[in-house]
Context: one part of a larger RNA
RNA sequence: UGACGGGGACCCGCACAAGCGGUGGAGCAUGUGGUUUAAUUCGAAGCAACGCGAAGAACCUUACCAGGCCUUGACAUCGAUCCGACUAGGAAGUAAUGUUCCUAUCUCUUCGGAGCGGAGAAGACAGGUGGUGCAUGGUUGUCGUCAGCUCGUGUCGUGAGAUGUUGGGUUAAGUCCCGCAACGAGCGCAACCCUUAUCCUUAGUAACCAGCGAGUGAAGUCGGGGACUCUAGGGAGACUGCCGGGGAUGACCCGGAGGAAGGUGGGGACGACGUCAAAUCAUCAUGCCCCUUACGGUCUGGGCUACACACGUGCUACAAUGGGGCAUACAAAGGGAGGCGAAGGAGUGAUCCGGAGCAAACCCCAAAAAGUGUUCCUCAGUUCGGAUUGUAGGCUGCAACUCGCCUACAUGAAGCCGGAAUCGCUAGUAAUCGCAAAUCAGAAUGUUGCGGUGAAUACGUUCCCGGGUCU
Numbered sequence: 001u002g003a004c005g006g007g008g009a010c011c012c013g014c015a016c017a018a019g020c021g022g023u024g025g026a027g028c029a030u031g032u033g034g035u036u037u038a039a040u041u042c043g044a045a046g047c048a049a050c051g052c053g054a055a056g057a058a059c060c061u062u063a064c065c066a067g068g069c070c071u072u073g074a075c076a077u078c079g080a081u082c083c084g085a086c087u088a089g090g091a092a093g094u095a096a097u098g099u100u101c102c103u104a105u106c107u108c109u110u111c112g113g114a115g116c117g118g119a120g121a122a123g124a125c126a127g128g129u130g131g132u133g134c135a136u137g138g139u140u141g142u143c144g145u146c147a148g149c150u151c152g153u154g155u156c157g158u159g160a161g162a163u164g165u166u167g168g169g170u171u172a173a174g175u176c177c178c179g180c181a182a183c184g185a186g187c188g189c190a191a192c193c194c195u196u197a198u199c200c201u202u203a204g205u206a207a208c209c210a211g212c213g214a215g216u217g218a219a220g221u222c223g224g225g226g227a228c229u230c231u232a233g234g235g236a237g238a239c240u241g242c243c244g245g246g247g248a249u250g251a252c253c254c255g256g257a258g259g260a261a262g263g264u265g266g267g268g269a270c271g272a273c274g275u276c277a278a279a280u281c282a283u284c285a286u287g288c289c290c291c292u293u294a295c296g297g298u299c300u301g302g303g304c305u306a307c308a309c310a311c312g313u314g315c316u317a318c319a320a321u322g323g324g325g326c327a328u329a330c331a332a333a334g335g336g337a338g339g340c341g342a343a344g345g346a347g348u349g350a351u352c353c354g355g356a357g358c359a360a361a362c363c364c365c366a367a368a369a370a371g372u373g374u375u376c377c378u379c380a381g382u383u384c385g386g387a388u389u390g391u392a393g394g395c396u397g398c399a400a401c402u403c404g405c406c407u408a409c410a411u412g413a414a415g416c417c418g419g420a421a422u423c424g425c426u427a428g429u430a431a432u433c434g435c436a437a438a439u440c441a442g443a444a445u446g447u448u449g450c451g452g453u454g455a456a457u458a459c460g461u462u463c464c465c466g467g468g469u470c471u
Base pairs, nucleotide, nucleotide: 007471008470009469010468011467012466013465015461016460019425020424021423022422023421026316027315028314029313030312031311032310033309034307035306042053043052064302065301066300067299068298069297070296073125077124078123081119082118083117084116087104088103089102090101091100092099106115107114108113127291128290130289131288132287136285137284138280139279140278141276143274148187149186150185151184152183153182154163155162156161167178168177169176193268194267195266196265198236199235200234201233202232203231204230208225209224212223213222214221239262242256243255244254245253246252318418322377323376324375325374326373327372328371334365335364336363339358340357344353345352346351384415389410390409391408392407393406394405395404431453432452433451434450435449436448437447
């Protein structure tokens, strides 16, 4: 000077408390440990690993295992020599690749050759998801969006250092005010950026329809309109600006007015100096080490999907604020050409036939669901719950045995609200309801977004956890 204390003072945070809903019990999904295995590829490890890398393992992916095959190699540059193309087709053989064979086939030219392309000995070299994240770059997590971390000059101290940055107030904030041997400055805070909430203006199609006309079974469907909604450009608006009170006549705090919005309006992007030899050599790059007929390359099949068990994260439930049937209403944000696929028809259904329209404010995906109305069920392992299993089908794809998803019929398990313990959340939030997208041939209960309905509680800071300042 720091760090630490079951030392002190002050102050924050869903930290506790006050509430609401969960997890821990059940079934299943998924990740991990363990075990097993020829292999179950590798990494991630308290918070900050465990629906994590993986925005999607049947082959491929794929790095693992077994077996087959290749050795200048799947890929790059150079290359003696040879061919004429590139490429396309066929045959033999194989589990498949590899392998062998057959056919067709360039341009310019001074005829020497050149261009371009292919094959190619020997060799330089390629190649390595092999090791080291404790040799590294880059990127990322975390403390933490916490309010801190420093510098120049001056002053003090023999010096390490101190001061400034401490103190009195105040703030979300080292935010601001006052004081002070300090005076200034930088990185952070805040603001500038995006979005959302209100209004004005410009524009008016593919969006809209108040008034006028036409028109229909119905319909902005048509003429038209530029009002409204909306779309997307520009602007206004919020600044403690105004009033009252408190305060030190300050910073600021409390209340009020006006206002769509009030004291940072809500949300996002944005992460200081640093900490954890934190994570990543398997995104990529890279030093060193190692392999080089193999630790490289390629093909077929298998594995990553195993299963006595243990843990994490989720989904569905245990029901009547519910379940089933019928009728009926209201979104937002997205995606679409090797795509989205309407009407119509077939099928109980998944789906199939069909092919209109649409590179889309035009057409399609598209039905929003919870909701509302009505009816059945009457507290039961049930008209709750749907695991598991059987049969029959559908779809994608060379191919669904290992190992996909969906449908119908049948089957109908555990489960009657969960021990110790533990998690999230302060408002359009929790809870609850559906919709979409990325990845993707196919394959979500995951992830990322979108809207619908829409609460309860916060006395307070003694205590638990984490953090800040002074001592």

Model confidence (mean pLDDT): 84 of 100. This is a predicted structure of a 471-nucleotide part of an RNA (small-subunit ribosomal RNA, 3' major domain) from an uncultured bacterium. RNAcentral holds the full RNA, with entries from ENA, Greengenes and SILVA. Rfam family: Bacterial small subunit ribosomal RNA. Gene Ontology terms of the family: structural constituent of ribosome and ribosome.